Record summary: A computed fold for a 360-nucleotide RNA from a Lysobacteraceae bacterium, annotated as Bacterial RNase P class A. A source record names the gene rnpB. The prediction has a mean pLDDT of 77. Its Rfam family is "Bacterial RNase P class A". It is annotated as a ribozyme.
[in-house]
């Protein structure tokens, strides 16, 4: 100098004018008072603050409400390698294992196939217990030979080679045999055994000829979690109008049951009570906060100390426009909050580290 790989930050600056939203003050204006004031507002100022790393998709995980609920099982549903963090998790660290990169470093539905059932298109003999070619035929039986011997393969053996296939019943090799075979032995791989180092995933040995193969994003097993619904959750105030309760008053009323009287039952006006609708008020942003320092931990992240308060709307604000500078400004925009994951996204800027090449 070139190439790469992680992590962290920023998300057009800067000045002017003009406007918007909540809150505070100070006026105005309407209104109401117990004259202190209070209420309302398409109302005039001033002041502070005013959108993001994703606000986004609504996939996870809580907080917060409301409703269910004595405990345990069953179902269904999710999660899966260990240890740890966390309020929690399908996240985050850290560690094993496997792959992929010369590396830095990145990926990973990564429990169990000696509980059970089930799957495996075509192909091929056979996909679970098999022989299509093939290869022996030592041993027995046959032929031929006097005989040693030789032949063919009947029986019967093999599983090496050939061909099928995503996979063929551990792999190469030597050696062994009739021909083969972990049959024997040496690396490798594999064990469900023991030893040793790890909290444990596991790793290294020893030791055992090897118990037989593949699929759990196939039922299923094991192990742990998991009760519904969501700020249009919920809470308080509370009209008009038609119901409901009560109490009086019209009253020895009236209407209906009934032959009559008693009772029951309706009916009218006030006053109180209560449930709810319209409306309105809350929930509503101080919260598992953020900014430093210090300590503890490999780290996730924890613990103190000190500082800080940064939207909180309810048709919903956060923008225009002018100059100026450059590297010409992407994605995109709150609506109960919070930690994550994924997704989109111009441009730059810091920092660790890795590989090349060059000089010294």
């Nucleotide at each position: 100098g070139g190439a790469g790989u992680c992590g962290g930050c920023c998300a057009g600056g800067c000045a002017g004018u003009c406007g918007c939203g909540u809150c505070a003050u100070c006026g105005c204006a309407u209104u109401c008072c117990u004259c202190g004031g209070g209420a309302u507002g398409u109302u005039g100022g001033u002041g502070c603050c005013g959108a993001g790393g994703a606000a986004a998709g609504u996939c996870c995980g809580g907080g917060c409400u409301c409703c269910a609920c004595a405990g345990g099982g069953c179902a269904c549903g999710g999660u899966g390698c260990c240890a740890g963090g966390u309020a929690a998790c399908c996240c985050c660290u850290g560690g094993g294992c496997g792959g992929c990169g010369c590396g830095a470093g990145c990926c990973g539905a990564c429990g169990g196939a000696a509980a059970g059932u089930g799957c495996a298109a075509c192909a091929g003999a056979a996909a679970g217990a098999u022989a299509c070619c093939g290869c022996c035929g030592a041993u027995g039986g046959c032929c031929c030979g006097c005989a040693a011997g030789g032949g063919a393969u009947c029986a019967g053996g093999c599983a090496a080679g050939g061909g099928u296939g995503a996979a063929a019943u551990g792999g190469u090799g030597c050696g062994g045999u009739a021909a083969g075979a972990g049959c024997g032995c040496a690396c490798c791989g594999c064990g469900a055994g023991c030893c040793u180092g790890g909290c444990a995933a596991c790793a290294g040995g020893c030791c055992g000829g090897c118990a037989c193969g593949g699929c759990a994003a196939a039922c299923c097993c094991c192990a742990c979690c998991g009760g519904g619904a969501g700020c249009a959750a919920g809470a308080c105030c509370a009209a008009a109008u038609a119901g409901g309760g009560a109490g009086g008053c019209a009253a020895u009323g009236c209407c209906g049951u009934g032959g009559c009287c008693c009772g029951c039952g309706g009916u009218g006006c006030c006053u109180c009570c209560g449930g709810g609708u319209a409306g309105g008020u809350u929930g509503c942003u101080u919260g598992a906060g953020c900014g430093u320092a210090u300590c503890g931990g490999u780290g996730a992240c924890g613990a103190u100390g000190c500082g800080c308060c940064u939207a909180g709307a309810g048709g919903a604000a956060u923008g225009a426009c002018u100059g100026u500078c450059c590297a010409c400004g992407a994605c995109a925009a709150a609506a109960c909050c919070c930690g994550g994951c994924u997704u989109a996204u111009c441009g730059g800027c810091c920092g660790g580290c890795u590989c090349c090449g060059u000089c010294u």
The organism belongs to Lysobacteraceae, within Bacteria.